[in-house]
RNA sequence: GCCUUCGUGGUAUAAUGGUAGCACACUCCGCUCACAUUUGAGAGGUCCAGGUUCGAGUCCUGGCGAGGGCA
Numbered sequence: 001g002c003c004u005u006c007g008u009g010g011u012a013u014a015a016u017g018g019u020a021g022c023a024c025a026c027u028c029c030g031c032u033c034a035c036a037u038u039u040g041a042g043a044g045g046u047c048c049a050g051g052u053u054c055g056a057g058u059c060c061u062g063g064c065g066a067g068g069g070c071a
Stems, first nucleotide, its partner, number of pairs: 001070007010024002013021001018054001026042003030038001047063005
């Protein structure tokens, strides 16, 4: 330099173009004399910039980053 796979809450991982879920973790409330266990509720996310589309996490282009391959 070229090819290829990937980028989603704090972590790991889903999501046929149609309100972005699940688990753990976190916060609050209840339970308890107290702690633990546990019940209920809540906050928190699509790497960046464009394009297509009524509508993009998803499709296209470029960039950035990570893994792999060729040279």
Predicted 3D model of a 71-nucleotide RNA (transfer RNA) from Stegodyphus mimosarum.
Model confidence (mean pLDDT): 83 of 100.
RNAcentral holds the sequence, with entries from Rfam.